[in-house]
Molecule: Guanidine-I riboswitch aptamer
Organism: uncultured Nioella sp.
């Protein structure tokens, strides 16, 4: 005292709540089709949130390696084919209604 191959995106999934359907319960009206009010997320759901450490997919960069162009190329310019690993983690604060394996955050720390 280093230790980034660690950028954005979009579908999803575990996971999460409860604004909105819905669903269940009380009440009040209707009077059979049901409507209003309020409660319950300790309701399986739809809709919503959503993973660096979970899946696909696009794409920047990044590493290599090969063609082609130029008087000439590691070096400019343009294209192809490939790789992109590897990862333990709080407290707490922020957050759309709200919670979270959401952000902060590959952060403090630990190794």
């Nucleotide at each position: 005292c280093g230790g980034c191959a660690g950028g954005g995106c979009g579908c999803u999934u575990a996971g999460g709540g409860u604004u909105c359907c819905g669903u269940u319960c009380g009440c009040a009206a209707a009077u059979u089709c049901u409507u209003g009010c309020g409660a319950g997320g300790u309701c399986u759901g739809g809709u919503c949130c959503a993973a660096g450490a979970a899946g696909c997919g696009c794409u920047a960069g990044c590493c290599a390696u090969c063609c082609g162009g130029c008087a000439a190329a590691u070096u400019c310019c343009g294209g192809g084919c490939g790789g992109u690993a590897c990862a333990c983690g709080g407290c707490g604060g922020g957050g759309c209604a709200a919670a979270a394996u959401c952000c902060c955050g590959g952060g403090a720390g630990g190794c």